[in-house]
Source information
A computed fold for a 687-nucleotide part of an RNA from Zoanthus sp. QL-2018, annotated as large-subunit ribosomal RNA, domain II. The RNAcentral record of the full RNA draws on SILVA. Its Rfam family is "Bacterial large subunit ribosomal RNA". The prediction has a mean pLDDT of 82.

Context: one part of a larger RNA
This record gives sequence, structure tokens and C1' cells, in this order.
RNA sequence: ACCUACGAGUUAAUCUUCUCUAGCAAGAUUAAGUAUUUAAGAUAUGUAGUCGUAGCGAAAGCGAGUCUUAAUAGGGCGAUAGUUAGAGGAGUUAGACGCGAAACCGUGUGAUCUACCCAUGGACAGGUUGAAGUUUAGAUAACACUAAAUGGAGGACCGAACCAGUAGGCGUUGAAAAGCCUUUGGAUGAUCUGUGGGUAGGGGUGAAAGGCCAAACAAACUCGGAAAUAUCUCGUUCUCUCCGAAAUGCAUUUAGGUGCAGCGUUGACUAAUAGUUUUUUAGAGGUAGAGCUACUGAUUGGAUGACGGGGUUAUUACCUACCGAUUCCAGACAAACUCCGAAUACUAAAAAAUCUUUUUCAGCAGUGAGGGUAUGGAUGCUAAGGUCCUUAUCCGAGAGGGAAACAACCCAGAACAUCAGCUAAGGUCCCAAAAUAAAUACUAAGUUGAUCAAACGAGGUUCAAUUGCACAGACAGCUAGGAUGUUGGCUUGGAAGCAGCCAUUCAUUUAAAGAGUGCGUAACAGCUCACUAGUCGAGCGGUUCGGCAUGGAUAAUAAUCGGGCAUAAGCAUAUUACCGAAGCUAUGUUUUCUAUAUUUUUAAUAUAGGGAGGUAGGAGAGCAUUCUAGUAAGGUUGAAGUUUUUUCGUAAGGAAUUAUGGACAUGCUAGAAGAGAAAAUGUAGGU
Repeated sequence: ACCUACGAGUUAAUCUUCUCUAGCAAGAUUAAGUAUUUAAGAUAUGUAGUCGUAGCGAAAGCGAGUCUUAAUAGGGCGAUAGUUAGAGGAGUUAGACGCGAAACCGUGUGAUCUACCCAUGGACAGGUUGAAGUUUAGAUAACACUAAAUGGAGGACCGAACCAGUAGGCGUUGAAAAGCCUUUGGAUGAUCUGUGGGUAGGGGUGAAAGGCCAAACAAACUCGGAAAUAUCUCGUUCUCUCCGAAAUGCAUUUAGGUGCAGCGUUGACUAAUAGUUUUUUAGAGGUAGAGCUACUGAUUGGAUGACGGGGUUAUUACCUACCGAUUCCAGACAAACUCCGAAUACUAAAAAAUCUUUUUCAGCAGUGAGGGUAUGGAUGCUAAGGUCCUUAUCCGAGAGGGAAACAACCCAGAACAUCAGCUAAGGUCCCAAAAUAAAUACUAAGUUGAUCAAACGAGGUUCAAUUGCACAGACAGCUAGGAUGUUGGCUUGGAAGCAGCCAUUCAUUUAAAGAGUGCGUAACAGCUCACUAGUCGAGCGGUUCGGCAUGGAUAAUAAUCGGGCAUAAGCAUAUUACCGAAGCUAUGUUUUCUAUAUUUUUAAUAUAGGGAGGUAGGAGAGCAUUCUAGUAAGGUUGAAGUUUUUUCGUAAGGAAUUAUGGACAUGCUAGAAGAGAAAAUGUAGGU
């Protein structure tokens, strides 16, 4: 991992409540016991008791009423259907759908491991060092002291056994649930060790690490309380039919739980002034917008310029480039501003449509983590696949077509069947169903063709508007001129059109020529432009609104729609045809609800109309398994089981048949359950 078997809403209570069925009914009913009979059991008896028939009040008490109260007001609670049994839904108390803690408590068992202690034994090759003391000699008044011997101390030294475990390597499903190799520390001591004994679980022992107490210790192990408890996780077994949620509000030692309400479902009563939608009319309101010499506050520019500040002054007064109130003109802001003020939404009335969709009561729930998109906002950075509200919608619980793929974007809501038709979104060169369709423009960037981009730049190109010049010759090119007073004045070392400053920047000659547009010189010179003539011969400039392109353009392995496409298969505007879904239609079938009709009337059939996506969940109808009772019938001429094939039913499933097997087993009507497995790191066995 697979296969097989087992594996989870059960049982009890004279319990509570509701529904259905049956009996009796203002009543209903027996319990224990007793009698008869029996296989189980049944029948009779038994009236104790229980529930109901009257309530209200704390009570006295009154009574279809009563209590409150001064009240005859008002208000509260009441004013004739139950009861027994069976079945079912839910609840309560119990282990209460199943499995699962870490823990807590009680009785015992452990110190053959290990910690410490007690008693009694044992072990430590060899080598080194050489303390005290002693002796002798020297020395002293005597000591002290010195030297040489002797001596053999030490938690002394080196190093085996022994004990330990420093560093590295190997080993890591190991040779080993702690080892092996090399290396290392102690090795006469607080040493190591044998045997026997002691200390026991909130206790021991501990040269102290929360260490150790039998491979497990921040409280051992064993059995018991015990099926501890688990607002937690996981799992929870056949089919079909009808309906179908929620992820919100309030509260909570509450936030992943729960209670009440909201939303679902089933049954029942009532049926209108119910509900929903549309139109009209009437309302309340202060949002969007707008406005502000209409308030509150904030605010830009200009004019005015009070009071004040500064200066001059003997005083009066004057000046001021400081300050800036008020007023006026223009501009403009506000969630906590409003002289104003919508659309929607909301409320009411009337009419119409729909026709129970609504309200109430009762049984049973689930939900109370929501999420995306779009609108109006808050918060944040007008960040987030962010967070929090509002309104709508979808996903959740929704399949199908489109968007390459893609919960919520676009289209569209799947009962079943069909080798029928029409469309939606989106498409029609090929992959790949349908136009290599027709028309007019644009784009040259492979821009673009399904996926982002700005400010700003730019004789890209195109459309349009407007305004100039032009055969009396424009624009561009070429040829020629571009002069004089004068080197204008000032400044300067110099300044001559061209460093800088000044300016009625003038005047003259001219076809035209600036007291000079740029380059250049130390300053001149030189080149050039404006301006003019000639030549040439037809259009040439300026500004502006659009379209499509262009630069700006930068992210982490490579690259795109697959091929390809340039008079598109790109883009824009208009047209026709076609394709395209589980949409709609057609034909047939199943089923449900409503209505009507008929009949064989707890139901069936027919017709008409409306329906049949679905998680949690509610309701209904069935299939299969084991056993029991009754009944019917099967089997050695082959039961069950296993296996092959065929067939029937909308499904769970049923039947026949082949082979095997060798003795039991089934239909129908009822009843009762150890009653259905793919999941629980499920349990056991097998491979």
C1' cells in the first nucleotide's frame, strides 16, 4: 500500500412536550395483588392511585370570574375536551453518535539500574622526587646554625592494570536503543571495587545538572475511581422525490462557544383594510449640487488707509519704502457652515395587476469565520487580492457557452432522451464550427491584432479651420550690391557696426544698405546677415483643433496568440450573411403542485396550467440485510455460497442462465432490529 472481516444517534425512565392512529368521553385509566388457563402467554378481577372537569389572589377569601384600587375606571391572569394505549419527532436524566488527552485521587509494587549511607572483604606493574625526624662532624658558654649521611613523608611526579570520557573521525533502518578507532584525564586517594543491608513517590537521594530513583522523572510504575472531562480535531455506512438557508442584530470572563431575534422547512387556523408590483396624488426630510455683503469659520489680489510705530521739531505741524483695522471691487473654500436645494428611497391614500406569495400558532432545524465585483462613503498614500459601513449582484450552495488556462467578468439558471431547428455573449485564414464577405479611410511603428503607462519632446503622416505673400514674378537656389558723415558720443592701454554704458539709434547718397544679425581681430582688417536688383517661372509661408503613429520605456533562466498577416487575418465608421450554450423552440417520456371532470372516492385516471440546479437543513416515498409469526411453495432429477453470460426496473436493486459446490433455503402479509462503509495517522488478520 492493497484485500477481507469488524467499526459510530442506541437503550432505560408509569419522565416532559408535540404530531399521527385507535378506544372511550365530562370523563379516561387501572398498578401491585388474586383467580382460571398455558409452550411463550392470554383472559377475567382488582377503583388504591393518576390526569381532566375553575379560576384568581401572598393570604383570609370570593368565584365565571378574580386580583390590584377610593373606584362600577383602566390593567394582569382566567372563562368546557380530555384521557388511555401504540407509532413517530424533539427534550431531560443517565457514558447518551464513535474514537482521542495532558492531568487529578486512592490501594499497592519497586534502590538486582542509579544517588547517598551502614557493615564486612578486596585491588593499585614499574620508575622518579626525597619533607619531618635521627646519627656523625663542624660550631656555640649553652642554644641557634652549617655540612654529610640516614630516613621515607605527600588529596607529590611519570606511567600499566583499574576508573573516567578531552578532541576528532566512523557509526546514525548501527555490530551496539550511546558503541568502535586514534587521542586524552586520574591512577596512595574526597581512590576504585565485591558481597550483605538501609532510605519510596509531593517522598527519597543529590560535591546541585531539576540530576537520579530498573532503556521513560518539573513528581516512578501497577491496578482501580473510569466509558474522568474535552465550547477542540477527526470520522459517522443504501436510493429517489419536494422545498431550501446563514455567515446579520442584541447580550455574554464573550469573541472559532452559547441564548433570544432574523433567514429555512413541515403541519394547522383565519381570508381581509393581508403581501408584492405599477401609476397618480399628498406628505415629512436637509443628502448630491449650489451658495456665502445669509450666519459660523477659513481665504487670494487690488483700492481705501483709522489706530499704532519711526523720523524732524520749542509748539503747532509735517514726512514715512513700517504696520495694517474698516469699507469697496474681483476671485474662491468647509464632515462637525447654510439664504437655498433635487433625483432616488420612505410613509399614507386611491385605482389597476398578481392571487396567498402575507400574518398568526405549533413541531424540527441549520447559521451567527463569509468572499468577489459595481455604486456612495470612512480609514490608509483618492496604496493593497488592505480594513470598516451602504445599495445591488454573483460565488458560497450554480452546471453549460465566451474571456488560451482562470469561485464570483460577459452570456445564461442543467428533470430525462433526440445524428432536429433558432439565437445570446463571443466569433467566422488554419489549428477550430462559421466571410480569405462587400464599402470608405487611416497606420509603417510588427505599433497593433485579448495583458499597464505619464509629464515632456519631435519639419512622422493625415484631415480640417484660419491668416499672409504671389505672373506688377512670390518661396528656395545662383550672380551682383550691402555705401557716406563716422573710428557716433562716453569709457578704455585699445573699443573703429559687433567688452560695456548713453541715445529724438540721427542724417546723406540710393534700386537697397541697421550708428548694425552672427563669426572674427590686441585693435583694425576679413567673412556674413537684414535690405535691394538681376536670373528663374508657380505656387510658397505662419497659427490652430483632431486621427493614427514616434521618443520617453527599466527586473531578475529564454520566449511568444501556434502558423502566419503589410491594399491585414491591424485600426475606425457603417452593411449583409453565417457559426455559436444544458438559453428558446420542436418531438417523445418521467415526476410534482394547483384546478376541473369521471370513476373502482384514505385513492386512481384524464384534461388544462405552473414547476423539477442545489451545500447546511426540513419534509415525503422506497430498496436491501438478519431474525420472528402466519401463509404459500422449493431442494441430491442438486439448496446456500462462489463464478459466467443475458435480461428487467427511474434508483437503491430484481430475475434467469453457465461452471463449480454438495445441504439447506425462499416468495407474500405483518412484526423486531447488533439493519447498509471508501475514509476516523480506525481495529484484527492476510498478501